A computed fold for a 77-nucleotide RNA from a Candidatus Thorarchaeota archaeon, annotated as transfer RNA. Its mean pLDDT, the model's own confidence on a scale to 100, is 82. The sequence was found in a public genome assembly.

RNA sequence: GGGCUCGUGGCGCAGCUAGGUAGCGCAGCAGGCUUUUAACCUGAUGGCCGCGGGUUCGAAUCCCGCCGAGCCCGCCA
Numbered sequence: 001g002g003g004c005u006c007g008u009g010g011c012g013c014a015g016c017u018a019g020g021u022a023g024c025g026c027a028g029c030a031g032g033c034u035u036u037u038a039a040c041c042u043g044a045u046g047g048c049c050g051c052g053g054g055u056u057c058g059a060a061u062c063c064c065g066c067c068g069a070g071c072c073c074g075c076c077a
Stems, first nucleotide, its partner, number of pairs: 001073007010026004020057001029043004050066005
């Protein structure tokens, strides 16, 4: 340098193919239970989906560019 895959709450991931107001688990928070802790149960909070642009009535999803990560190939030494 080229190709492919990936980037979504604090962490691990789903949702993308086939567009319709963003979910699960864990962690954290509040409450219940318990002599207390842990465990268990309930509830709420937390992300405008890497960045920018385009298409569309509507984009996490489709298209383009850029950034970052991983894998493979190539070049130089």